Context: one part of a larger RNA
Formats: sequence, C1' cells, structure tokens
RNA sequence: CACCGCCCGUCACACCAUGAGAGUCGGGAACACCCGAAGUCCGUAGCCUAACAGCAAUGGGGGCGCGGCCGAAGGUGGGUUCGAUAAUUGGGGUGAAGUCGUAACAAGGUAGCCGUAUCGGAAGGUGCGGCUGGAUCACCU
Repeated sequence: CACCGCCCGUCACACCAUGAGAGUCGGGAACACCCGAAGUCCGUAGCCUAACAGCAAUGGGGGCGCGGCCGAAGGUGGGUUCGAUAAUUGGGGUGAAGUCGUAACAAGGUAGCCGUAUCGGAAGGUGCGGCUGGAUCACCU
C1' cells in the first nucleotide's frame, strides 16, 4: 500500500496454559483413642545378698522380681492442608490465506457511548434513564 480502507462477534480447525468436576492416588503437619520398648522416678506383701552393725540370730543397705506415672516406634479414626490425575464441562490466549453476517470508525448510512431490563446464530436490537467525547441546520455573540 490511504474507504477496493479499517474493523467486531459467533462458528470451524490446530496448539498452549487455566477454572469447575463423580472421584481416584500420593505427601505434610496436627488432634482423639488403643497398644506400649528402653529408661528415670514412686511403691512393694515375694526372692537373693561380699564390704556396715552384731558373738550369733538378725538388722540396715543393695540387687532381682512385681505394680504404677511419664514414655519412642506402631495401630485405629474423623477432619485439615498441599500436590498429581479424571469422563465431562467453562471461558481465555495464539495461529498467511476457512464460515456467517457488518456492530464500531465519516451524520459509518438508525449519531455514538454509559447504566439497567429484555430479546436474538453472532456482532447486536429494543425499552427506560443519563452523557457529548455528536455531524448538519437555525438562532445569539
């Protein structure tokens, strides 16, 4: 490359990331309950016992055993949190030459835009309220 311009949305195709999703799988931290090793501590009717006391009997002290509190690992449970994955589903982004229309940019051929309601393949249409970031004409200066 200048209206044979620009440009909007649906639809179709490809790829990318992403939300939802019956769920499924895995990780983290904590909680409740169950079980409870080692060990300290506490208790102790049983058993054992060299140092101390005693002439001895025995006593004291100690040890073992037993019971208890705490207690690691483990088990059960319902939640919590993080991640992976999933039929299906929602929009988004990107992509020389696809489809349908033509909404916007000139008064863009119904001025446009904002809010809202409603309708429609799609851009969008219509109603109500608002704005001028509207052209033209008329009037005023």
Molecule: small-subunit ribosomal RNA, 3' minor domain
Organism: Intestinimonas butyriciproducens